[in-house]
RNA sequence: GAACGAUAAUGGCAAACCUGCCGAAAGGCAGGGGCGCAAAGCUAAAGGGUCUAAGGCUUUGAUAACAAAGCUAAGACAGCCUGGCCGCCGAA
Numbered sequence: 001g002a003a004c005g006a007u008a009a010u011g012g013c014a015a016a017c018c019u020g021c022c023g024a025a026a027g028g029c030a031g032g033g034g035c036g037c038a039a040a041g042c043u044a045a046a047g048g049g050u051c052u053a054a055g056g057c058u059u060u061g062a063u064a065a066c067a068a069a070g071c072u073a074a075g076a077c078a079g080c081c082u083g084g085c086c087g088c089c090g091a092a
Base pairs, nucleotide, nucleotide: 004090005089012037013036017032018031019030020029021028022027035079041085042084043083046082047081048080049077050076051075055072056071057070058069059068060067061066
């Protein structure tokens, strides 16, 4: 230095849920809260996967409005997996 990850040490992050705000939604931000996490740090145009469907397209009802259904992401999820980048400590 790398690999690796302990009944070690310093700390770190913060699930569900509640409150407020943003958003059509998925979800995000802030405060509280702690399920857990050795990367639960960053990267979503790095690959896959999952979620949503405002808008768009198609179909149907019933012809227009209207309603319903289906499809559609460069919209979302990094605490789904893999990859890349950075990083604390030092037992076996």
c-di-GMP-I riboswitch aptamer from a Syntrophomonadaceae bacterium, 92 nucleotides, folded computationally. Its Rfam family is "c-di-GMP-I riboswitch aptamer". Its family is annotated with cyclic-di-GMP binding in the Gene Ontology. The model forms 100% of the base pairs in the Rfam consensus. The source organism's lineage runs through Bacteria, Bacillati, Bacillota, Eubacteriales and Syntrophomonadaceae.